[in-house]
Background
This is a predicted complex of two RNAs, RNase P RNA and transfer RNA, with 455 nucleotides together. The coordinates come from a structure-prediction model, not an experiment, and the mean pLDDT is 76. Rfam match: Bacterial RNase P class A. It is annotated as a ribozyme.
RNA sequence: CCAGUGGGCCGGGAGGCCGCGAGCCGCAGCCCGGAUGGCCGGGCCGGCUCGAGGAAAGUCCGGACUCCAUAGGGCAGGGUGCCGGGUAACGCCCGGCGGGGGCGACCCCAGGGAAAGUGCCACAGAAACAUACCGCCGGCCACGGUCGCUCGAGCAAGGGCGGAGCGAGCCGGCAAGGGUGAAAUGGUGAGGUAAGAGCUCACCGGCGGCCAGGUGACUGGCCGGCCGGGUAAACCCCACCCGGAGCAAGACCGAGUAGGAGGGGCCAGGAGGUGGCCCGCCUCGAUGCCCCUCGGGUUGGUCGCUGGAGACGGGCGGUAACGCUCGUCCUAGAGGGAUGGCCUCCCUCGACAGAAUCCGGCUUACAGGUCCACUGGCUAU
RNA sequence: UGGGGGAUGGUGUAACGGCAACACGCGUGGCUCUGGACCACGUAAUCCAGGUUCGAAUCCUGGUCCCCCAGCCA
Numbered sequence: 001c002c003a004g005u006g007g008g009c010c011g012g013g014a015g016g017c018c019g020c021g022a023g024c025c026g027c028a029g030c031c032c033g034g035a036u037g038g039c040c041g042g043g044c045c046g047g048c049u050c051g052a053g054g055a056a057a058g059u060c061c062g063g064a065c066u067c068c069a070u071a072g073g074g075c076a077g078g079g080u081g082c083c084g085g086g087u088a089a090c091g092c093c094c095g096g097c098g099g100g101g102g103c104g105a106c107c108c109c110a111g112g113g114a115a116a117g118u119g120c121c122a123c124a125g126a127a128a129c130a131u132a133c134c135g136c137c138g139g140c141c142a143c144g145g146u147c148g149c150u151c152g153a154g155c156a157a158g159g160g161c162g163g164a165g166c167g168a169g170c171c172g173g174c175a176a177g178g179g180u181g182a183a184a185u186g187g188u189g190a191g192g193u194a195a196g197a198g199c200u201c202a203c204c205g206g207c208g209g210c211c212a213g214g215u216g217a218c219u220g221g222c223c224g225g226c227c228g229g230g231u232a233a234a235c236c237c238c239a240c241c242c243g244g245a246g247c248a249a250g251a252c253c254g255a256g257u258a259g260g261a262g263g264g265g266c267c268a269g270g271a272g273g274u275g276g277c278c279c280g281c282c283u284c285g286a287u288g289c290c291c292c293u294c295g296g297g298u299u300g301g302u303c304g305c306u307g308g309a310g311a312c313g314g315g316c317g318g319u320a321a322c323g324c325u326c327g328u329c330c331u332a333g334a335g336g337g338a339u340g341g342c343c344u345c346c347c348u349c350g351a352c353a354g355a356a357u358c359c360g361g362c363u364u365a366c367a368g369g370u371c372c373a374c375u376g377g378c379u380a381u
Numbered sequence: 382u383g384g385g386g387g388a389u390g391g392u393g394u395a396a397c398g399g400c401a402a403c404a405c406g407c408g409u410g411g412c413u414c415u416g417g418a419c420c421a422c423g424u425a426a427u428c429c430a431g432g433u434u435c436g437a438a439u440c441c442u443g444g445u446c447c448c449c450c451a452g453c454c455a
Stems, first nucleotide, its partner, number of pairs: 001377010012346007020051007029044006053352001057363002060361005065246004072279004077242005082096005097111001098109004112237002117235002119231003133178002135174006143167002146163006186204006205227002207224007250303004260294007270284004296454002310329008347350001382451007391405004399435001406424006428444005
């Protein structure tokens, strides 16, 4: 210098004027409301302070919080899935193991069980999990051919007897080879055999057992021919986790209406309490309770509502995620919903995009800038 | 906020994990004096990106877009 890998940070800057939201303070003046001895509250107004993000997003996971019973048992249902750790919790994060990719830095993996059972594996192929199409081998051999002997006057036709086992056929053995397929019953080589085959042996792969190391996933060694297809992001099995609903949760105040009409259910084995069902628990139990439909009323205020698993900096422990501790700081809180407009200067000319109960993650979008560590190559010293 | 459903040629719909089909449309040719109708041939698609599998429109994960439903008081 070129190419690349992993991670962190920033996300236009400075100034002026006007405007918007919230909090606090002020009250000279104006307006409104309440009190009716000069007070209180609100608005306009003035001042000060603060005022969107790394994703505020998607709403995909996990929690806090609130209500239902303090959330209990069972079934159903859903989720997760190598090991250890972190955490309030997680499907997240960190470290490791195994597998795969890359020359490498490094990256990717829903990564339990197919020897509990069921299902599926198109086409092709004999066969897709219990089978043999071509083929190889052995045996039989009545048919065809062939060989020998023989009958026949004949080395012809035809016949008889016998042999071999060439073809066909039948019976049996094999799964090596061919062929099909994504996949064919461990692979390669040697021995062995009638032909073959883990049938035997060596090496490799898998499985199981024992020993050693490791908290563990697992790794290494030895032994045993044990070698039984794939698929669970098909049903399923195993282990673990999950009660339901959501800030329109929920609480209080105020106003208003018709505590109205129709239909239906329920007398103790009933109805309701937000659960898919059952049990349990709690409440009610007929001038009562519940469900459905129609009709009626309100579209007000306050709290929840932002100080928190909080941010920044230091120290200590830990490989790390993270934890402990000390100091400093307070940093949006609306309810038609606040961040905008204009001007000047500078630069690399500015992307994706905006809170709505809060927090931890994941995922997705993003112009560009910058820093750190590392890898491969080339060149020079 | 919570729940449910969907995306396949230009349009409307199909498709047990195994060659993406049908109708209308459009184009070309034929028939006709011409047009329509009719006949023949053609055109053109699984929302996007990964993964599982021998194989994905279909199964799984993430994303984009669209549609529907529910929510106050008595």